[in-house]
C1' cells in the first nucleotide's frame, strides 16, 4: 500500500414557534371528602435495541413438617453472578495459511426402537455377480472303467473381487487354503484395562499388557448427574359517592327531619331521620420509580467479575404525552467551477447547487440472549507486497 479477524464506541449538535405529558408557584373554580378542573408561568419529557416476550431473578399474593412419585428444564471441565439455558478462562472436536471462528460436547458393549431410495443384504449379518469343490445332464477321447471339456442345471463353501447406498461388520502387506476368511502372523488405525509423570479439573504426555474390532441415531423412548411450588403489576394494598345488610337513638298529630331566610316568629311539605359497623360498586391515591444503577480513580483477578474511596441521577402515561413546522452548523453522496501535486491514470484544499439520514416507541423494575438497523469513530492483531 491492498486484504482480513476481533473488540469497543456512536445513533447528528444548537435553537426558534404551536401542541401534548409529569411536576413546581401564582390565581380562579368544583366537591361532604378523597381529589380534580380552568388559565398565567417555570423546569424535566424514550432506545441501543424501548422490539420479541425466549431464558433468569428482584417484588407482590397464595400454597407449604420432611421425603419421594410424576412433570418440566439443563447437560465437556473451573470459575464469575441475585440467578440463569448467560459471561470468562480452558479442554475436547470441526473448519481457516493465519489472526480468529463455530459446537443443543452425558451415556447406543442395561434394554427397546427407527435406518427413506437403492441393494442379495441395513445388523444374534446376508451370497445377486463373482470364485471354489462335488453331483446330475450334455460333447469329445481310450474303451465294461476312467480322464478332458462345456453352461441355461443342482447342493454346498465363500465375505477376496464387482455392483448399491450417507453407511457394507477395521487397513496394508504376508501365511494359510479347493477357493477364502484376524483363522494366523507383523506393522497402523482404533476400543476398554492397569501403571507412571503433569494438571484443582475436563484432560494431555509416556509405558504395559488384552480381545482381535465394535455401524449410525437419544433435538428417539429410555439410562445417569443437577436444578425446578404456582400465579402475576389487570400482582397486591388502602381511601370510599350511590346502594342493599346490621345495630342504636329520636319520632308519626305530644311533628323527627325538610324548604323558604343570615336569626327568631311565621307559613307550607311531611314518615321518616340522624349517627355507628363491617362489606364494598363508581371514582381516587399507594405501588411507580434511586436500583444486583451510573462515571472516575484504585487494588485483587489471565478474563467474566469482585473489593475501596469520591461524584452523579433529569419520562412514569392509564383510550395511555414525548408531536408537527423551521433557521443555522456539521457529517456522507452527485454535478460544476477555481487553484494546487503529478508525464499520466489520478488525487488533495477551497465554493456553489442538488440529494440523502436507518431500525424503531417505554408502561412494575433489573440481568441476559434473540432479532432489526442509514450512517461514523477508535483500538488490537494476522496475511500478502514494497522501502530501510
Nucleotide at each position: 500500500u491492498g486484504g482480513g479477524u476481533u473488540g469497543g464506541c456512536u445513533g447528528g449538535g444548537c435553537g426558534a414557534u404551536c401542541g401534548c405529558g409529569u411536576u413546581g408557584g401564582c390565581a380562579g373554580g368544583u366537591g361532604c371528602a378523597a381529589a380534580c378542573c380552568u388559565g398565567c408561568u417555570g423546569c424535566c419529557g424514550a432506545g441501543g435495541a424501548a422490539a420479541g416476550u425466549c431464558c433468569g431473578g428482584g417484588c407482590u399474593c397464595c400454597g407449604c413438617a420432611g421425603a419421594g412419585c410424576a412433570g418440566a428444564g439443563u447437560g465437556g471441565u473451573g470459575g464469575g453472578u441475585a440467578a440463569c439455558g448467560c459471561c470468562c478462562a480452558c479442554u475436547c472436536g470441526g473448519g481457516g495459511u493465519a489472526a480468529c471462528c463455530c459446537g443443543c460436547a452425558g451415556g447406543c458393549c442395561a434394554g427397546u426402537g427407527c435406518c427413506a431410495c437403492a441393494g442379495a443384504a441395513a445388523a444374534c449379518a446376508a451370497a445377486c455377480c463373482g470364485c471354489c469343490a462335488g453331483g446330475a445332464c450334455c460333447g469329445c477321447c481310450c474303451a465294461u472303467g476312467g480322464g478332458c471339456g462345456g453352461g441355461a442345471u443342482c447342493u454346498g463353501g465363500u465375505a477376496a473381487g464387482g455392483g448399491u447406498g450417507a453407511a457394507a461388520a477395521g487397513g496394508u502387506g504376508g501365511u494359510g487354503u479347493a477357493a477364502g476368511a484376524g483363522a494366523c502372523c507383523a506393522c497402523c488405525a482404533g476400543u476398554g484395562u492397569c501403571c507412571c509423570g503433569g494438571g484443582u479439573g475436563a484432560c494431555c504426555g509416556g509405558g504395559a499388557g488384552a480381545g482381535c474390532u465394535a455401524g449410525g441415531u437419544a433435538a428417539a423412548c429410555c439410562c445417569c448427574a443437577c436444578u425446578c411450588g404456582g400465579a402475576g403489576c389487570a400482582a397486591g394494598g388502602c381511601c370510599a359517592u350511590a346502594c342493599a345488610g346490621g345495630g342504636u337513638a329520636c319520632g308519626u298529630u305530644u311533628g323527627a327531619g325538610g324548604g323558604c331566610u343570615g336569626c327568631u316568629c311565621g307559613c307550607c311539605c311531611g314518615a321518616g331521620u340522624g349517627c355507628c359497623c363491617g362489606g364494598g360498586u363508581a371514582g381516587g391515591c399507594c405501588g411507580c420509580u434511586u436500583g444486583a444503577g451510573g462515571g472516575c480513580a484504585u487494588c485483587g483477578g489471565c478474563a467474566a467479575c469482585g473489593g475501596u474511596g469520591c461524584c452523579c441521577c433529569u419520562a412514569g402515561a392509564u383510550g395511555g404525552a414525548u408531536g408537527a413546522u423551521u433557521g443555522c452548523c456539521a457529517c456522507c453522496c452527485g454535478g460544476c467551477g477555481g487553484c494546487g501535486g503529478g508525464u499520466a491514470a489520478c488525487u488533495g484544499c477551497c465554493g456553489c447547487c442538488g440529494g440523502c439520514g436507518a431500525c424503531a416507541g417505554a408502561a412494575c423494575c433489573c440481568g441476559g440472549c434473540u432479532u432489526a438497523g442509514a450512517g461514523g469513530c477508535c483500538a488490537a492483531c494476522c496475511c500478502a507486497u514494497c522501502c530501510c
Bacterial RNase P class A from Crystallibacter crystallopoietes, 388 nucleotides, folded computationally. The sequence is in RNAcentral, with records from ENA and Rfam. A source record names the gene rnpB. Taxonomically the source falls in Crystallibacter (Bacteria, Bacillati, Actinomycetes, Micrococcaceae). Rfam family: Bacterial RNase P class A. Rfam's curators write: Ribonuclease P (RNase P) is a ubiquitous endoribonuclease, found in archaea, bacteria and eukarya as well as chloroplasts and mitochondria. The prediction has a mean pLDDT of 76.